[in-house]
Context: one part of a larger RNA
RNA sequence: CACUUGUUAAGGAACUCGGCAAAUUAACCCCGUAACUUCGGGAGAAGGGGUGCCACAGUAGAGUUCAUAGCUCGAAGUGGCCGCAGAGAAAUGCGCACUGCGACUGUUUAACAAAAACACAGGUCUCUGCUAAGUCGAAAACGACGUAUAGGGGCUGACGCCUGCCCGGUGCUGGAAGGUUAAAGAGAGAGGUUAGCCGCAAGGCGAAGCUUUGAACUGAAGCCCCAGUGAACGGCGGCCGUAACUAUAACGGUCCUAAGGUAGCGAAAUUCCUUGUCGGGUAAGUUCCGACCUGCACGAAUGGCGUAACGAAAGUGCGACUGUCUUAAUGAGUGACACGGCGAACUUGUAGUGCCGGUGAAGAUGCCGGUUGCCCGCAACUAGACGGAAAGACCCCGUGCACCUUUACUAUACCUUUACUAUGAACUAUGGCACUUGCUGCGCAGGAUAGGUGGGAGGCUUUGAUACCAGGUUCUCGGACUUGGUGGAGCCACCGGUGAGAUACCACCCUGCGAGUUCUGUGGUUCUAACCUACUCCCGUAAACCGGGAGAGGGACAUAGUAAGGCGGGUAGUUUGACUGGGGCGGUCGCCUCCUAAAUUGUAACGGAGGCGUGCGAAGCUACGCUCAGGCUGUUUGGAAAUCAGCCGACGAGUGCAAACGCAUAAGCGUGGUUGACUGCGAGUCCUACAAGACGAGCAGGUACGAAAGUAGGCGUUAGUGAUCCGGUGGUUCUGUAUGGAAGGGCCAUCGCUCAACGGAUAAAAGGUACGCCGGGGAUAACAGGCUGAUCGGAGCCAAGAGUUCAUAUCGACGCUCCGGUUUGGCACCUCGAUGUCGGCUCAUCGCAUCCUGGAGCUGUAGAAGGUUCCAAGGGUUAGGCUGUUCGCCUAUUAAAGCGGUACGUGAGCUGGGUUCAGAACGUCGCGAGACAGUUCGGUCCCUAUCUGUUGUGGGCGCAGGAGAUUUGAGAGGACCUGUCCUUAGUACGAGAGGACCGGGAUGGACGAACCUCUUGUGUUCCAGCUGUCAUGCCAAUGGCAUAGCUGGGUAGCGAAGUUCGGUAGUGAUAACCGCUGAAUGCAUAUAAGCGGGAAGCACUCCUCAAGAUGAGAUCUCCCAACCCUAAGGGUAAAGAAGGGCCCAGGAAGACUACCUGGUUGAUAGGCAGGGAGUGAAAGCGCAGUAAUGCGUGAAGCUAACCUGUACUAAUCGCCCGUUCGG
Repeated sequence: CACUUGUUAAGGAACUCGGCAAAUUAACCCCGUAACUUCGGGAGAAGGGGUGCCACAGUAGAGUUCAUAGCUCGAAGUGGCCGCAGAGAAAUGCGCACUGCGACUGUUUAACAAAAACACAGGUCUCUGCUAAGUCGAAAACGACGUAUAGGGGCUGACGCCUGCCCGGUGCUGGAAGGUUAAAGAGAGAGGUUAGCCGCAAGGCGAAGCUUUGAACUGAAGCCCCAGUGAACGGCGGCCGUAACUAUAACGGUCCUAAGGUAGCGAAAUUCCUUGUCGGGUAAGUUCCGACCUGCACGAAUGGCGUAACGAAAGUGCGACUGUCUUAAUGAGUGACACGGCGAACUUGUAGUGCCGGUGAAGAUGCCGGUUGCCCGCAACUAGACGGAAAGACCCCGUGCACCUUUACUAUACCUUUACUAUGAACUAUGGCACUUGCUGCGCAGGAUAGGUGGGAGGCUUUGAUACCAGGUUCUCGGACUUGGUGGAGCCACCGGUGAGAUACCACCCUGCGAGUUCUGUGGUUCUAACCUACUCCCGUAAACCGGGAGAGGGACAUAGUAAGGCGGGUAGUUUGACUGGGGCGGUCGCCUCCUAAAUUGUAACGGAGGCGUGCGAAGCUACGCUCAGGCUGUUUGGAAAUCAGCCGACGAGUGCAAACGCAUAAGCGUGGUUGACUGCGAGUCCUACAAGACGAGCAGGUACGAAAGUAGGCGUUAGUGAUCCGGUGGUUCUGUAUGGAAGGGCCAUCGCUCAACGGAUAAAAGGUACGCCGGGGAUAACAGGCUGAUCGGAGCCAAGAGUUCAUAUCGACGCUCCGGUUUGGCACCUCGAUGUCGGCUCAUCGCAUCCUGGAGCUGUAGAAGGUUCCAAGGGUUAGGCUGUUCGCCUAUUAAAGCGGUACGUGAGCUGGGUUCAGAACGUCGCGAGACAGUUCGGUCCCUAUCUGUUGUGGGCGCAGGAGAUUUGAGAGGACCUGUCCUUAGUACGAGAGGACCGGGAUGGACGAACCUCUUGUGUUCCAGCUGUCAUGCCAAUGGCAUAGCUGGGUAGCGAAGUUCGGUAGUGAUAACCGCUGAAUGCAUAUAAGCGGGAAGCACUCCUCAAGAUGAGAUCUCCCAACCCUAAGGGUAAAGAAGGGCCCAGGAAGACUACCUGGUUGAUAGGCAGGGAGUGAAAGCGCAGUAAUGCGUGAAGCUAACCUGUACUAAUCGCCCGUUCGG
């Protein structure tokens, strides 16, 4: 010193984030007990009282029992006795009030979160009819040996009152008319080939077959579509005006919506602004409670609002209680320390490892310059060694990883729909192609219902004509066709007329309709034989399996396989750009023009300005011609400006569009003719990493204009763009997988990319991570340092103005000049193989731009109190309420309640409230995973000190002999504060109110030192009391244990709250300032020479350390013979001083060491004796009392550390060091 554990004066939460921790409470009996309530509770509410022992007396009574024997249990009461205290020790609730949350008991993150999270009973929605849905999946199995009062899933979460509006989006459910739609079916048509035909040839046409394709049509679910659905996912407005004070708006207008938030609640676990405002509580309240409503951003089963009871949960207040605190003290035990035994680890480049200033990869033991410093331990403390530990978890980066999400991309299980197969029969209805057959066809004109063409002069008729009746089909309402009956002999055409066309009859066709047949579909019904049965019976069989048989029930469905469509974060693989004064958000990404750009070219930035992603058949080519803008003058409407005339007019106009550079010989403006906006090439250059890009005379062909020379391969120039792959189209003396063809390919021309992240990763791609992981980075952020100093803070200069007057008592605009390095920043220089971050506590240290105290000047200073400035850093600079706060506000004081630096001083010193991991909730954002300098509840702080440093304490050696004492003081440190009252004096001053300087005295606060006489704390056994129990055989008396068992006291010692003392006064030199004399400057001037005054500040004076002050000082005292040898330095032997040590008895000295006392010539310790002091009346005996108990003997007995005395015991006997006169 730490930990564990006792006690504590006065105060009593003042501590602190917070009463954390501790203390209080506590047992049993009796009395008594509020709000509220779900009537059960709340409740042990709260708050009081009693409790021992003795006697009545084991009584009243109860139990047992045959019993009024016995035995067991056992009140209540009365009287008495003792103590500080009677549940006498131990075990053993602190209580109350208000609020949010969750109803409750339960459950949870084994090892940082126990909660408001989960669960829960209850509510509701939805699915499921039994071989149930659902789970798993090969099968079996569960669900369930259950059957909708059952089971699965979702949401909510007891109970009470309730649960509003919206169906536009998404989801789910239903619908089936229409649209769209796969495989499959179907197969129009097209292509290739070629036997043949045609052709002199080239070549053309081209059947069948084979082959490559392939339109219509048929074709389900899905989607579109139409509805429903919110206790499905979800959502639930804006603006303006208006009432006779103002304010507000019951009211009105308007826009939008699917609908515009109802009840209830509301600064809330939700409110940013915000510590909202008001009220309460407090001396003081960022928290709390009650209200208000301006709800950033409550709101109704992601439930709303209440709510008794409950909660190791969150917030606030009160009482009780306390060492949490003011403010610390003293005990006990265990470590620490010393000795003996045993004996690790972390760490470690080598180390002979100071301080200050500077420098420096920007914070140095190690560099530079100073300065300090003899060598070495031990015990302690942690300021530094950017200390140790862990290749930073924050941040960024990686064409890293993982997991999660989704309306990212791409797949896929499952589910679903269709086709085919396993897969059959019958009937019926209804499509399609084809064939057969029968009908059908009305403009006008015309006899009248003329489908087209052709043939045609005849055709039909007893195998029944004209006509009539009945029925059917059709219908243009006129009729036409047809069946049956009556009937019994004719009817139609040609001709004519009308007309585009002429009728009879026949043939081939067209439109539409009907019937039939073959083939092929579709719907429905029925059947049974495939197939199915977790239905029954029998058998294997001793079997709830399985198999076989029979029956029954389903039935070509189901089911399974294959193919195809749909759905499909259920699952999987991946993607999710770069630049960037960190990253993200924002912006940008290619091309053109100008500036930056430093007079060739070129040149960066998230530098400053603008444009492009085209246009034009003339706005191209050519020949010829012209001159613009503007101004002046004149002129009908006519004006500033329309058109016209004249003159001036080098360029100010115009150029399709940006800008620059050009351009009048025009590149500008017209007119005529035209297509060179050509084909094949291209010497040579510019630019340039490449790929690209740009210019180009000239040659050949053919062309336009021009008389010709000539000009023309687009446009005054510079933007108007996209590589490669892949594919399309046209052409082609290219190729053609045995050959001929063809297909396919090549070549030429051309088309398809906001591949705009524009040299283009793929045809095809978004997010989250606080559950995170890895590799890296101080190449890059957050802290701190550094540089800078915009911002910030301070000072000064000038002086417009304010100040009644008057710039400068005081304040000072517009401006200017500096300083500082405390703010917010900028930069990104050390540190990412780790420099722990806010605030508090503790302990400080420095600066001065001074808060107080001290000294001065000015004052718009009467006094008092102030203002302002100068000097001054010696000392001092309070306690609380709120909040995590720094800060701030408030309360009460004070002489004053200073501002800053020190890694925003200080976490190897503490704390851990805030921030900043994992849990959870609210509001908001997001479809979601999740997110929020928004809020809220909860949430592991390690380190034995090697070096430097610091505080102590020793050893060695030195200090020219050794030793014992006493000192000087170079130097260092400490201390340094101030109030109130009285007096001077109610004086100076002042109208008064008020009210001093200077000087003298008294007494305090805070701080400090020493001490223990007093007061007081402790005092682990000094005394006494008491309980339970065990023991000493019992009684009595003692002892052990129960925190020292508890309780009451208490000696010494150690302490403070106690006592005493301290900062007084003075000297010297000064600061600001005030002066004397006095020139330069005949004056003036405190200064230049000279001389003074002047502060808590400086140096002394006061206290402490101090000669390792290696510069080692001074003084006093004590000690050390002679002889021999000698090279003259010294040496041998003998002798061993003064003094010191070892050792021992000890200590109010002490970790060890050291220091101090003593060591028999002795009081050092123990013992003993006496005293002091403490406790408080011992035991035994006697007496009194029934007894508990009391009284007497007796101020008794006992007594630690204190004082005095006394050798009884122990300090016995001894040993060692230290020399010879000193360079």